[in-house]
RNA sequence: UGAGUCAGCUGGGCAAUUGCUGUUUGUUUUCACUCUUGGAGUGAGAGCAGGCGGAGGAAAGUCCGGGCUCCAUAGAGCAGGGUGCCAGGUAACGCCUGGGAGGUGUAAACCUACGGCUAGUGCAACAGAAAGCAUACCGCCAGCUCAUUUUUGAGCAGGUAAGGGUGAAAUGGUGCGGUAAGAGCGCACCGCGCGACUGGUAACAGUUCGUGGCAAGGUAAACCCCACCCGGAGCAAGGCCAAAUAGGAAUCUUAAAGUGUUGCUCGCAUUGGAUUCGGGUAGGCCGCUUCAAGUCUGCGGUGACGCAGGCUGUAGAUGAAUAAUUGUCCUCGACAGAACCCGGCUUACAGGCUGGCUCACAUU
Numbered sequence: 001u002g003a004g005u006c007a008g009c010u011g012g013g014c015a016a017u018u019g020c021u022g023u024u025u026g027u028u029u030u031c032a033c034u035c036u037u038g039g040a041g042u043g044a045g046a047g048c049a050g051g052c053g054g055a056g057g058a059a060a061g062u063c064c065g066g067g068c069u070c071c072a073u074a075g076a077g078c079a080g081g082g083u084g085c086c087a088g089g090u091a092a093c094g095c096c097u098g099g100g101a102g103g104u105g106u107a108a109a110c111c112u113a114c115g116g117c118u119a120g121u122g123c124a125a126c127a128g129a130a131a132g133c134a135u136a137c138c139g140c141c142a143g144c145u146c147a148u149u150u151u152u153g154a155g156c157a158g159g160u161a162a163g164g165g166u167g168a169a170a171u172g173g174u175g176c177g178g179u180a181a182g183a184g185c186g187c188a189c190c191g192c193g194c195g196a197c198u199g200g201u202a203a204c205a206g207u208u209c210g211u212g213g214c215a216a217g218g219u220a221a222a223c224c225c226c227a228c229c230c231g232g233a234g235c236a237a238g239g240c241c242a243a244a245u246a247g248g249a250a251u252c253u254u255a256a257a258g259u260g261u262u263g264c265u266c267g268c269a270u271u272g273g274a275u276u277c278g279g280g281u282a283g284g285c286c287g288c289u290u291c292a293a294g295u296c297u298g299c300g301g302u303g304a305c306g307c308a309g310g311c312u313g314u315a316g317a318u319g320a321a322u323a324a325u326u327g328u329c330c331u332c333g334a335c336a337g338a339a340c341c342c343g344g345c346u347u348a349c350a351g352g353c354u355g356g357c358u359c360a361c362a363u364u
Base pairs, nucleotide, nucleotide: 001360002359003358004357005356006355007354008353009352010351012329013328014327015326016325017324018323020054021053022052023051024050025049026048027047028046029045030044031043032042033041034040035039056335060346061345063344064343065342066341067340068234069233070232071231075266076265077264078263080230081229082228083227084226085099086098087097088096089095100114101112102111103110104109115225116224120223121222122219123218137164138163139160140159141158143156144155145154146153147152172190173189174188175187176186177185191214192212193211194210195209196208197206198205199204238286239285240284241283248277249276250275251274252273253272257271258270259269260268291313293312294311295310296309297308298307299306300305
């Protein structure tokens, strides 16, 4: 200097004018109630003048986990669903951190739907003799018969799976011995299974030791088995106030029955339940923002994070607020708008800035 990889910040700035909205201060005023009736206090509004604040790193997806509310006084089992190496973190998780195994890359680093195929049942096109407990196409060996000068050829009945071929994969590999020809048939080493030992909390690892010739391939994001976990519905939850109407009508069923927030059974509670027609309301307030919150310092920890102390209060709309115009600067502006809240994951993203590490080249 270039390339790569990991992590972080930002997401147009400034000024003026005119607007929107939350909260708060002052002032003017309206209504209601109370009192000691000159007036004061409380509550709910309206106007004017100020102060402070007003979308995100993903607000997106609605994919997970919870807080909160209701069923509800609540339980057990089955079905169903979720996760899947080990150890930690967390309110919890399918998340995060660290480690192990496998894989990609020269490396930094990255990926994993990572329990079990000796519980069982399935599936694997084509090629090939044969793809689960299989297999003889070519071949090798030797027995009998026939032909043949030798060599050799054909048939029958046997042995063989080392050589060749097919395939992604052919039922351990290399070497030596042995055999009619071969084969773990035997041996050595490697591999594999089992056991012990050592290290590690563990997953797991091993220039360790012993033992066994040792059939046991792939696939579980195939059915399945195993371990652990799981009530449901959701702020349009739920609660209060005001107003209006029809405490309406009909049919079916009803206590050995029915109903009760996934399904079935038991249990518990309760006394009605289902369907159709018809009528009224759809207004206001709460929930609604102080939280497992943010940030700084110290200590502990490899780390996620924890403990202690200090500081801060950062949008609460409700047909939906934060905008418009002008001037100027510049890196010339991407993805994109809260609706109960929080912790994650996933996806989208123009431009600009910062740091660590790896590799290559050049110079000193």
Predicted 3D model of a 364-nucleotide RNA (Bacterial RNase P class A) from an uncultured Pseudomonadales bacterium. The sequence was found by an Rfam model in a public genome assembly. Rfam family: Bacterial RNase P class A. Rfam classes the family as a ribozyme. Gene Ontology terms of the family: tRNA processing, ribonuclease P activity and dimeric ribonuclease P complex.